Notes:
Transfer RNA from a Minisyncoccota bacterium, 71 nucleotides, folded computationally. The organism belongs to Minisyncoccota, within Bacteria. The sequence is in RNAcentral, with records from ENA. It matches the Rfam family "tRNA".

RNA sequence: CCCCCCGUAGCUCAGUGGUAGAGCAGCUGCCUUUUAAGCAGUUGAUCUGGUUUCGAUUACCAGCGGGGGGA
Numbered sequence: 001c002c003c004c005c006c007g008u009a010g011c012u013c014a015g016u017g018g019u020a021g022a023g024c025a026g027c028u029g030c031c032u033u034u035u036a037a038g039c040a041g042u043u044g045a046u047c048u049g050g051u052u053u054c055g056a057u058u059a060c061c062a063g064c065g066g067g068g069g070g071a
Stems, first nucleotide, its partner, number of pairs: 001070007010024004018054001026042005047063005
């Protein structure tokens, strides 16, 4: 310098046009003599900017970050 993949919650992953979901973790409550376990509830996120679209996590462009390959 060129090519490919990835970027969504504190962590691990879904979701591929119609207002984002799960597990673990966190918080509250119940239970328990107490803790743990268990049960119920709850908070929390789309890497940045732009384009297309009635509508973008999703499609397109540029950038940023991470990984891999080639020279």